[in-house]
Molecule: small-subunit ribosomal RNA
Organism: metagenome
RNA sequence: GUUUGAUUCUGGCUCAGAGCAAACGCUGGCGGCGUGCCUAAUACAUGCAAGUCGAACGGGGAAGUACCUUCGGGUAUUGUACUAGUGGCGGACGGGUGAGUAACACGUGGGUAAUUUGCCCUCAAGCGGGGAAUAACCAGUCGAAAGAUUGGCUAAUACCGCAUAAGACCACAGUUUCUGCGGAAACAGAGGUCAAAGGCUUCGGCCACUUGAGGAUGAGCCUGCGCCCGAUUAGUUAGUUGGCGGGGUAACGGCCCACCAAGACGAUGAUCGGUAGCUGGUCUGAGAGGAUGAUCAGCCACAUUGGGACUGAGACACGGCCCAAACUCCUACGGGAGGCAGCAGUAGGGAAUAUUGCGCAAUGGAGGAAACUCUGACGCAGCGACGCCGCGUGAGUGAUGAAGGCUUUAGGGUUGUAAAGCUCUGUUCUCAGGGAAAAAGAAAGUGAUGGUACCUGAGAAGAAAGGACCGGCUAACUUCGUGCCAGCAGCCGCGGUAAGACGGGGGGUCCAAGCGUUGCUCGGAAUCAUUGGGCGUAAAGAGGGCGUAGGUGGCUUUGUAAGUCAGAAGUGAAAGCCCUGGGCUCAACCCAGGAAGUGCUUUUGAUACUGCGAAGCUUGAGUGUGGAAGAGGAUAGUAGAAUUCCUGGUGUAGUGGUGAAAUACGUAGAUAUCAGGAGGAAUACCAGUGGCGAAGGCGGCUAUCUGGUCCAACACUGACACUGAGGCCCGAAAGCGUGGGGAUCAAACAGGAUUAGAUACCCUGGUAGUCCACGCCCUAAACGAUGCAUACUUGGUGUGAGCCAUUCAGUUGGUUCGUGCCGGAGCUAACGCGUUAAGUAUGCCGCCUGGGGAGUACGGUCGCAAGGCUGAAACUCAAAGGAAUUGACGGGGGCCCGCACAAGCGGUGGAGCAUGUGGUUCAAUUCGACGCAACGCGAAGAACCUCACCUGGGCUCGAACGGCAUUUCAACGUUCAUAGAAAUAUGGAUAUCCCGCAAGGGAGUAUUGUCGAGGUGCUGCAUGGCUGUCGUCAGCUCGUGUCGUGAGAUGUUGGGUUAAGUCCCGCAACGAGCGCAACCCUUGCCCUGUUUUGCCAUCAUUAAGUUGGGAACUAUCAGGGGACCGCCAGCGAUAAGUUGGAGGAAGGUGGGGAUGACGUCAAGUCAUCAUGGCCUUUAUGUCCAGGGCUACACACGUGCUACAAUGGACGGUACAAAGCGCUGCGAAGCCGCGAGGUGGAGCUAAUCGCAAAAAACCGUUCUCAGUUCGGAUUGCAGGCUGCAACUCGCCUGCAUGAAGCUGGAAUCGCUAGUAAUGGCAGAUCAGCAUGCUGCCGUGAAUACGUUCCCGGGCCUUGUACACACCGCCCGUCACAUCACGAAAGUGGGUUGUACUAGAAGUCUGUGCGCUAACCAGCAAUGGAGGCCACGGCCCAAGGUAUGACUCAUGAUUGGGGUGAAGUCGAAACAAGGUA
Repeated sequence: GUUUGAUUCUGGCUCAGAGCAAACGCUGGCGGCGUGCCUAAUACAUGCAAGUCGAACGGGGAAGUACCUUCGGGUAUUGUACUAGUGGCGGACGGGUGAGUAACACGUGGGUAAUUUGCCCUCAAGCGGGGAAUAACCAGUCGAAAGAUUGGCUAAUACCGCAUAAGACCACAGUUUCUGCGGAAACAGAGGUCAAAGGCUUCGGCCACUUGAGGAUGAGCCUGCGCCCGAUUAGUUAGUUGGCGGGGUAACGGCCCACCAAGACGAUGAUCGGUAGCUGGUCUGAGAGGAUGAUCAGCCACAUUGGGACUGAGACACGGCCCAAACUCCUACGGGAGGCAGCAGUAGGGAAUAUUGCGCAAUGGAGGAAACUCUGACGCAGCGACGCCGCGUGAGUGAUGAAGGCUUUAGGGUUGUAAAGCUCUGUUCUCAGGGAAAAAGAAAGUGAUGGUACCUGAGAAGAAAGGACCGGCUAACUUCGUGCCAGCAGCCGCGGUAAGACGGGGGGUCCAAGCGUUGCUCGGAAUCAUUGGGCGUAAAGAGGGCGUAGGUGGCUUUGUAAGUCAGAAGUGAAAGCCCUGGGCUCAACCCAGGAAGUGCUUUUGAUACUGCGAAGCUUGAGUGUGGAAGAGGAUAGUAGAAUUCCUGGUGUAGUGGUGAAAUACGUAGAUAUCAGGAGGAAUACCAGUGGCGAAGGCGGCUAUCUGGUCCAACACUGACACUGAGGCCCGAAAGCGUGGGGAUCAAACAGGAUUAGAUACCCUGGUAGUCCACGCCCUAAACGAUGCAUACUUGGUGUGAGCCAUUCAGUUGGUUCGUGCCGGAGCUAACGCGUUAAGUAUGCCGCCUGGGGAGUACGGUCGCAAGGCUGAAACUCAAAGGAAUUGACGGGGGCCCGCACAAGCGGUGGAGCAUGUGGUUCAAUUCGACGCAACGCGAAGAACCUCACCUGGGCUCGAACGGCAUUUCAACGUUCAUAGAAAUAUGGAUAUCCCGCAAGGGAGUAUUGUCGAGGUGCUGCAUGGCUGUCGUCAGCUCGUGUCGUGAGAUGUUGGGUUAAGUCCCGCAACGAGCGCAACCCUUGCCCUGUUUUGCCAUCAUUAAGUUGGGAACUAUCAGGGGACCGCCAGCGAUAAGUUGGAGGAAGGUGGGGAUGACGUCAAGUCAUCAUGGCCUUUAUGUCCAGGGCUACACACGUGCUACAAUGGACGGUACAAAGCGCUGCGAAGCCGCGAGGUGGAGCUAAUCGCAAAAAACCGUUCUCAGUUCGGAUUGCAGGCUGCAACUCGCCUGCAUGAAGCUGGAAUCGCUAGUAAUGGCAGAUCAGCAUGCUGCCGUGAAUACGUUCCCGGGCCUUGUACACACCGCCCGUCACAUCACGAAAGUGGGUUGUACUAGAAGUCUGUGCGCUAACCAGCAAUGGAGGCCACGGCCCAAGGUAUGACUCAUGAUUGGGGUGAAGUCGAAACAAGGUA
């Protein structure tokens, strides 16, 4: 950061940090210091990595010197060259690797009185005298080779006796001291055994040798403690455990052997399986911890694999030996040779890791007296940005803020002092000159690195910058391209035509010779919680008890000193970390010193607490005595009511059941009713958030047996307690087994309904079961979703069982135990809990660690089975979840309103026509509007135009306009002719501006070019504006305050009232705003003023308010008044208000209009207009002619006219309002049947005209019929408008005379001057009205009421919804894909057991054979000993058989996860429609 509309909590995922033996991508200047096969302990070509000593020995021997010489050479000497061999020392160090090992392997602290230690140091004592061989060498033999063998000669510091014995060792016996009681040391005694080697010399000695004592160092062994995971590994073990006695070892020991005993280890985790070298340290972290064990250092283990010993001070031996196995090589096929996990290097593996370098100059090692030799240890160099550190890639100045790029609102901005230019510097670089330290102890010599570091001089800004990122986290923004494509992505998530998230550009940010990515570790993560978490509802208290081990434990005294605390000592290697100082120019790096190392051990002290020992105490616990209540448990018996069944009686047609029905029962007599009987089960009332029990659970009554609890007062025991892993017991219902029983009810099942279906809900039946006995099962929302025990901490009020005191009382008060409710502090995320805690504490147990997969699989165990207990992983998601909030919704509730229903009146839906839409058709039938809220809508009026559509013909700076440039002349124009459908083209005629001295200029027209044009083309989902709708509904908010962790709440809720959030009252609210109302217009009454074109009561006058006159009335235009619950009465809280009345023209908003809150619908409109972006530019622009928008099997909406007598027709007579009129209204008169024509008075309008109002009323006629209703359709003849009436106008006359006789389901409007009905006017308009907008006339019916339908408001409730029920969401099936399980089996690995086998070798036994030293012997020969051979024990590889564990694979199969809009239903969320 991420779950939500928002909040809070829980909880996971992810990121920012640091690190690395790293790898990969892009890039790459220099230097220093480090570092470099993490994989195949895979296989290795080649070279090197352990030799040295001639002062141990024999032999050989070049060269030199001297002498001799037959000049061939010989002798002597040195041998200061070298050398195979004998001999000595060293090859057990150094170097490599981490396979094995879970172990005394390692770490740490001890022990060794149970040991050893070459070379080295100190001390003591010695080093006498002999002997026999043997290699080399010589001569043979065998073999391909490696090599072997026979005979002969010879030396030693090689080998063997003897002597000597300070001393050592062995057995014996004694004294003293110490002790861990096992022994050890010292002293003296007597006996036995045991040594030796020389070399060199300057003759001084030096080096070596032997014995002994001590030291130092190294090593062995023993031991306390520490040291990974798994219990889905619970039992393991026969040399096993111990003893006695031997053997063996340097040494203790079952280390080995014989005998004896039966032990030993294990829940504090044996055994088994998996993984792993351990440590100092390293990385991280505030720390505690966690992870890790490269380089450096200590220890261990290993050296192709397995076994074995020899030599030696030391090995069971990396560059030694023997054997076996695999592999490789040589071979003459007989037989041999080899071991890079040394340094380089090769192949292979792998994402990946270097040179077959130089040198022993330094440090160190081996040998040597030394010189010296050897040393792939080591010192250096090479390669790699692999890491850390340092330096550089220039510095100053420089504004026309250059050019270019990018962007732009077109002005500019930005890149940017950046560049260029000018002035400097020289780190690095290049060249040249000089040139180290590292070399020491008195001196000398010796340098691989290296002519390197460093110093000096010169040269030149010249040769040296990239990588990642820029939506949030997270520093950094724009443009273009793309269009859910291509792609990005650590998490959330971007991309569907304006992408700051993809890709490019510009700009910016962060690092920088590096930058990113990937992987891994720690951190953040208090996300395993010791420090430092939790468990009522988020994951989490076991269903309940008894109790073992364990853990924990009351008061007092005393002892001890194990824990604990303090001091001291030893140790805690070095390096590293930290601090201080120093050396490389700094730093990294290195050096010195200090500190630290929280640990272990020893010792001295302290004694509060814990432990342990002892002695006591009574308050915890228990026992006794006396009372009390109770559905506590078990067994036996028994009672009444009811259901059902059976028998009989009465009785007749139904009963039963449901929303309504049917199945079912019933004339063979049901139901109903009466009597009798049978049988099983359960116990009404009492009965109560009453009682009892540990929980499950327990209910008629009586008896027997029995458990626990409470109370009271005393007595007794004396901590006997709490909890409780394993273990044991109990454990509803359902289920299982055996045997009974079976009335009711009732899974399964059957039938009837319901339904689209109905394997359900409802009904009628009905079997297991329900009941009993015995035995299993062992699970539940087994819940207070709250483990047990103890203590403490304000209260109020019920109720059950006791006791005490008190009262007249069954009253009142107190107290103990139990059981409820409300609430304080406190706690809690909130809800809530709250002395019965979820508060404050202690003790013990159980359990949790994201969701799904999954309580699944495998394994084990229990069960007769069903199944239970234990209990994962792969894979997948970024959430899943708790509580509360605001909305929305509910086939939840309450209150209220509205022509919402109801009550009425009239319609629509049926007919014909008009008009709009869909559909279809067409070259085109232009486009938009689609539930209400599109459809007589945009359109207040499509013949052309309009016009956007189609066909055809034209134009391209264009049909209109502006700027600049060019050319032209006044231009346009007017008119005629020709062609054409016209646009248009061609030709003719005609007429002309201003200023100026002239040149010329100005305005203007046209042509050409250019910059802008034009578009009813797209996007209303990029927009403005305007509009519709909920809805003229009563709502929507804010400030301050208060409450809440918060979202939010309060106010705005409540009681009344209203048309109203209208007003009143109350209230942690007090105020305010937008809405409501009022203010505005109109209408209804009155008054005042105004009198012309209006009016006329009175007076004249006329045909006529025509004229004079009048100013009363009507009317007109202005301005006032009037109505406010103001008055009275009832109701009401005395309020707000409401009901009725009076007065009044009007009464409770008087009627009507304008006025439309916050918002909702991505509602409508780019085609009114405006506008971003995109598209188009000889066309999607523009001009013209014709056509189309007027089509027509059909469907729908809105209307008109009707179907007739409340009517039609004819005649006559009345009464309006509101408008409009100069491109106009147009009178009278005349003509026409009429539409109309003619005419032209009057009127710019209270003057004239349109203009006749029509229903109505009075007469006449028609008489119920498809008609004298109705008028469609069609024919003919006319009229008007207009350039034009064919497609396609309106009107008139005559003729024609269709459907239609009141309209199915359904549905619309209207509450009063309303509906219904009648006409009139106006806008648009040349003409065209059944539409629209207005006007007046006539003029009703009904409303009991709010149950229901629809819409709305307020409160409340539930919610898994928030795109908000048109929501959400479950399962099967089908398809694709992924991981997993099962599976006849198959193939590997590890390992156990039994048997077999038996190399080399130690040990042991024996002796066919061979044999120098010593002994005996005159000798022959014999003995001891040795060699060798054979036998035996043990034993590696191998073989056979049989198990265990594990991995891989397997036809088929099982469920699970994930997928785009698939199928079927509708299970859950609201009472989710059966909670």